This is a predicted structure of a 72-nucleotide RNA (transfer RNA) from a bacterium.
[in-house]
RNA sequence: GCACCCGUAGUUCAACGGAUAGAACACGAGCCUCCGAAGCCUGAGAUCUAAGUUCGAUUCUUAGCGGGUGCA
Numbered sequence: 001g002c003a004c005c006c007g008u009a010g011u012u013c014a015a016c017g018g019a020u021a022g023a024a025c026a027c028g029a030g031c032c033u034c035c036g037a038a039g040c041c042u043g044a045g046a047u048c049u050a051a052g053u054u055c056g057a058u059u060c061u062u063a064g065c066g067g068g069u070g071c072a
Base pairs, nucleotide, nucleotide: 001071002070003069004068005067006066007065010025011024012023013022018055027043028042030040031039048064049063050062051061052060
């Protein structure tokens, strides 16, 4: 340099173009306990950026940014 893949909670992953963007772990509060752990209950927390298409975009298109793989 060229080609391909990926980018969503703190982490690991979901989400036919139409849901309140969901789960697990982690974190905060409460219950339980002599105190913890475990368990139960509850809460907060995310779509890389900018355009385009569309009634509607996490999803499709383009450019950029970042990461990875292969070739040279």

Model confidence (mean pLDDT): 81 of 100. Its Rfam family is "tRNA". Its family is annotated with triplet codon-amino acid adaptor activity in the Gene Ontology. The sequence was found in a public genome assembly.